This is a predicted structure of a 75-nucleotide RNA (transfer RNA) from a Methanomassiliicoccaceae archaeon. The coordinates come from a structure-prediction model, not an experiment, and the mean pLDDT is 81. Rfam family: tRNA. Rfam classes the family as a transfer RNA. The source organism's lineage runs through Archaea, Methanobacteriati, Thermoplasmatota, Methanomassiliicoccales and Methanomassiliicoccaceae.
[in-house]
RNA sequence: GCCACUGUGGCUCAGAGGCAGAGCGACUGAUUCGUAAUCAGUUGGUCGGGGGUUCAAUUCCCUCCAGUGGCUCCA
Numbered sequence: 001g002c003c004a005c006u007g008u009g010g011c012u013c014a015g016a017g018g019c020a021g022a023g024c025g026a027c028u029g030a031u032u033c034g035u036a037a038u039c040a041g042u043u044g045g046u047c048g049g050g051g052g053u054u055c056a057a058u059u060c061c062c063u064c065c066a067g068u069g070g071c072u073c074c075a
Base pairs, nucleotide, nucleotide: 001071002070003069004068005067006066007065010024011023012022013021018055025043026042027041028040029039030038048064049063050062051061052060
C1' cells in the first nucleotide's frame, strides 16, 4: 500500500429500514440473626465521527477514525 471483518448500556453480545433489546453488572426492596444465594422492582445508550439516499437510517451508500486478520513491497 491492497483486501476482508468488527465498532450498539459499565462488560459480553443480539437486532439488518418503522418505539433500541438480552444476559451479566450496579441500585432499591423482600427473605435471613447476618452474608451469600433466591425472588420482585429500578437504573443505564446522542447505536465510532461526518455526509448522502429515504416520509423514516443502528440498519442501505460514500468518506474518515479505531481495532482484528490476511496478502504484497521496501528496509